The RNA shown here (SAM riboswitch aptamer (S box leader)) has 112 nucleotides and comes from Neobacillus mesonae. The source organism's lineage runs through Bacteria, Bacillati, Bacillota, Bacilli and Neobacillus. The coordinates come from a structure-prediction model, not an experiment, and the mean pLDDT is 83. Its Rfam family is "SAM riboswitch aptamer (S box leader)". Rfam describes the family as follows. The SAM riboswitch is found upstream of a number of genes which code for proteins involved in methionine or cysteine biosynthesis in Gram-positive bacteria. It was read from a public genome assembly, where an Rfam model found it.
């Protein structure tokens, strides 16, 4: 870099350093930010990998519950919202709203 699978409406600080930007990319919107952005440290959250228990299974598989030492991850707003397709509704009708799916992205585990 790429492929496969799973998840993405929950959760997580009134801490320290730091100093101006940030919310993936692009376009539009909307936000956060000197009452301190990014980044780093500490703390925390979660439970993908991991361990244990119970139940089921043809199965080295599945379900449920518990744990948290280690490997990641995460710690404003649904992945902040929309962008593509479909359905439904509405006298803002070259529009708007709701729902579903896709695409793109993020994270984990495994493969190339």
């Nucleotide at each position: 870099c790429u492929c496969u699978u799973a998840u993405c409406g929950a959760g997580a600080g009134c801490g320290g350093c730091g100093g101006a930007g940030g919310g993936a990319c692009u376009a539009g919107g909307c936000c956060c930010u000197g009452u301190g952005a990014a980044g780093c440290c500490c703390g925390g959250c979660a439970a993908c990998c991991u361990u244990c228990a119970a139940g089921g299974u043809a199965a080295u598989c599945c379900u449920u519950g518990a744990a948290a030492a280690g490997g990641u991850g995460c710690u404003a707003a649904u992945u902040c919202c929309u962008g593509c397709a479909g359905a439904u509704c509405u006298u803002u009708u070259u529009a708007g709203a709701u729902c579903u799916g896709a695409a793109a992205g993020a994270u984990a585990a495994g493969g190339g």